[in-house]
RNA sequence: GGAGAAAAGUGGCAAACUUGUUGAAAAGCAAGGACGCAAAGCUUUAGGGGCUAACGGAAAACCUAAGCCAGCCAGCUGCCUGG
Numbered sequence: 001g002g003a004g005a006a007a008a009g010u011g012g013c014a015a016a017c018u019u020g021u022u023g024a025a026a027a028g029c030a031a032g033g034a035c036g037c038a039a040a041g042c043u044u045u046a047g048g049g050g051c052u053a054a055c056g057g058a059a060a061a062c063c064u065a066a067g068c069c070a071g072c073c074a075g076c077u078g079c080c081u082g083g
Base pairs, nucleotide, nucleotide: 012037013036017032018031019030020029021028022027035071041076042075043074047073048072049069050068051067056063057062
């Protein structure tokens, strides 16, 4: 100078479901509730992928997102510690 696992500590978030509420829906918000998460912190027309299809299109099957999901991948940022 570089690398560094198990572990330790302060804590944090909150799935499904229930109730209320917004929405055409997907889903969001609040309260309860914990399945889990070392980023389950932040970021979506302008990284990818998925969901819904109101409006619009189609004879119909269906198609369509600048609507929604970041707890699908991804990008950015961060706490503590082996010291």
Background
The RNA shown here (c-di-GMP-I riboswitch aptamer) has 83 nucleotides and comes from Sediminibacillus albus.